[in-house]
RNA sequence: GCCUCGGUAGCUCAGGUGGUUAGAGCGAUGGUCUCAUAAGCCAUAGGUCCCGAGUUCAACUCUCGGCCGAGGCA
Numbered sequence: 001g002c003c004u005c006g007g008u009a010g011c012u013c014a015g016g017u018g019g020u021u022a023g024a025g026c027g028a029u030g031g032u033c034u035c036a037u038a039a040g041c042c043a044u045a046g047g048u049c050c051c052g053a054g055u056u057c058a059a060c061u062c063u064c065g066g067c068c069g070a071g072g073c074a
Base pairs, nucleotide, nucleotide: 001073002072003071004070005069006068007067010026011025012024013023019057028044029043030042031041032040050066051065052064053063054062
């Protein structure tokens, strides 16, 4: 330098064919339970969906460029 894959909650990730309120597990906080702690159960908070532009009535999703990470080729 070129190719492929990835970037979504504090962490690990799902979200395929563009549309309805952006989700799960773990973690955090509060409650419940207990003599108490843990576990269990219930609830709550937490997101500029990496950045910019384009297409579209509408973009996390498609297209282009950039940045970062992983792998491959030279």